The part of an RNA shown here (small-subunit ribosomal RNA, 5' domain) has 528 nucleotides and comes from an uncultured bacterium. Its mean pLDDT, the model's own confidence on a scale to 100, is 82.
[in-house]
Context: one part of a larger RNA
RNA sequence: GGAUGAACGCUAGCGGCAGGCUUAAUACAUGCAAGUCGUGGGGCAGCAGGUUUGUAGCAAUACAGAUGCUGGCGACCGGCAAACGGGUGCGUAACACGUACGCAACUUACCCUUUACUGGAGGAUAGCCCAGGGAAACUUGGAUUAAUACUCCAUAUUAUAUAGAGAAGGCAUCUUCUUUAUAUCAAAGCUUCGGCGGUAAAGGAUGGGCGUGCGGUUGAUUAGAUAGUUGGCGGGGUAACGGCCCACCAAGUCUGCGAUCAAUAGCUGAUGUGAGAGCAUGAUCAGCCACACGGGCACUGAGACACGGGCCCGACUCCUACGGGAGGCAGCAGUAAGGAAUAUUGGGCAAUGGACGCAAGUCUGACCCAGCCAUGCCGCGUGAAGGAUGACGGUCCUCUGGAUUGUAAACUUCUUUUAUCUGGGGCGAAAACCACCCUUUCUAGGGUGCUUGACAGUACCAGAUGAAUAAGCACCGGCUAACUCCGUGCCAGCAGCCGCGGUAAUACGGAGGGUGCAAGCGUUAUCC
Repeated sequence: GGAUGAACGCUAGCGGCAGGCUUAAUACAUGCAAGUCGUGGGGCAGCAGGUUUGUAGCAAUACAGAUGCUGGCGACCGGCAAACGGGUGCGUAACACGUACGCAACUUACCCUUUACUGGAGGAUAGCCCAGGGAAACUUGGAUUAAUACUCCAUAUUAUAUAGAGAAGGCAUCUUCUUUAUAUCAAAGCUUCGGCGGUAAAGGAUGGGCGUGCGGUUGAUUAGAUAGUUGGCGGGGUAACGGCCCACCAAGUCUGCGAUCAAUAGCUGAUGUGAGAGCAUGAUCAGCCACACGGGCACUGAGACACGGGCCCGACUCCUACGGGAGGCAGCAGUAAGGAAUAUUGGGCAAUGGACGCAAGUCUGACCCAGCCAUGCCGCGUGAAGGAUGACGGUCCUCUGGAUUGUAAACUUCUUUUAUCUGGGGCGAAAACCACCCUUUCUAGGGUGCUUGACAGUACCAGAUGAAUAAGCACCGGCUAACUCCGUGCCAGCAGCCGCGGUAAUACGGAGGGUGCAAGCGUUAUCC
């Protein structure tokens, strides 16, 4: 000099863009953060409509009852999603990460392409109803019912298994391909008739799994470490290779090019600095990893050993009728605590993206916005021109006087960014759906119209008034730009280093003047 997720002191007009618990992975009140589908199903608690019956009324109609008949739909069964998105950095010195190469070899829900199929039958169970238990959480029994839930049969190959034959490869165990036979495994319907689905197989796309080389901390006041340990054979297990696990056999394996142990640490793209080499860092953004009160375990599933799923143990908190139960903010807000220190219990799904759905749409603290904070970067303003009795006042001096503050002020003329008031007023919106039209064998494609904005009456534009609403902070001995007076008298104090202060202090305190930066300026901390 530059930099910061900064903090502190003094000060403070505005806007744009960014950033905002670095400490206690401490504990959490409250609300929200993952649902959706009625074009899978039985149904009908609530809402709206219809039909029907009764009562009142001359009638319109009103009230009451019945009815899933319709729009829809609480709870329930079922499907898909919930493994994404969001958070944090505890652990981890490791194939975790980065990079390069590879497969024992593997899986792949949704999506795309292709081929074939979508036949028949059955038994249950939620819900509803009835009867109980419990303070609650919840739960027991009975009866009854449906499905794209479940089961069985049929049919099917390029799938799988076994057996045979042939061909190719290989030193060999054997491997691959072709072919024959046998065995095994499927399915689900809904519909407004336009469509949407279901099953099997192959290929693709996507996503994951595993292996190997190399790379990047510290300590020898840690020198030996290791028995599933190293290898083999056989088995088990896995989607798959492998001591991953097991039986048997051998005695290996790592290590001074630092094993083991201990300490510290998420890694990277990058960021800061520097001429570079390098050094330091890993907030925000992006990729990967790990974790979800501490520890362990599996279930479901295409995918988890699963933050807002389950079980067990533990610690803690809460409810209780003392019998027993409930919970997990390292999601978004917010609270307490800790701390030098870090924000609102806000608005909206309008956009982008995601889940579900044929769609309308619903959900979405992802996201988009707004609020708070000079935390940073950038931009703008706090007026401009003229104006000398060089005014008054202050300060200083060689004191009837002069110098300086100083064109500074007053005063005259002008402007109106900004502030205030008034009026107008966006881009972000493209669509989907629906209607009409055109093209197309189908799938589908195109055109026109209609609709949709949280931010926000915001940005922006125009007009009105009037210099009106807006300057501080640090420093002035040298380094280092900037000097005098008064007070103090080794005191009080200053100080980054050298050093100032003991009666003429440009170094302390005040004043006048000056210098530097400026909505900031200084100090502290840390890095180059």